């Protein structure tokens, strides 16, 4: 300095224009003499930023931050 991937819940990741989700974690019940396991519920998100496109953008576009990887 060029080129590809990526960034969404605490963690690991899905979502390809039309109300943001799953699985652990972690919390509440239930079951146990307790725990653990199991089984139920509720919760938990400026979708890295900041603009443009559109009736509406996590999603398409630009520009920038920050990881991974090539190249030179």
């Nucleotide at each position: 300095g060029c080129c590809g991937g990526g960034g969404u819940a605490g963690c690991u990741c899905a979502g390809c224009g039309g109300u943001a989700g799953a699985g652990c974690a972690a919390c509440g019940c239930u079951u146990u003499u307790g725990u653990a396991a199991a089984g139920c519920g509720a919760a938990g998100g400026u979708c890295g930023u900041c603009g443009g496109u559109u009736c509406g953008a996590u999603c398409c576009c630009g520009a920038c931050c920050c990881c991974c990887g090539g190249c030179u």
This is a predicted structure of a 72-nucleotide RNA (transfer RNA) from a Candidatus Yanofskybacteria bacterium. The organism belongs to Candidatus Yanofskyibacteriota, within Bacteria. Rfam family: tRNA. By type it is a transfer RNA. About the family: Transfer RNA (tRNA) molecules are approximately 80 nucleotides in length.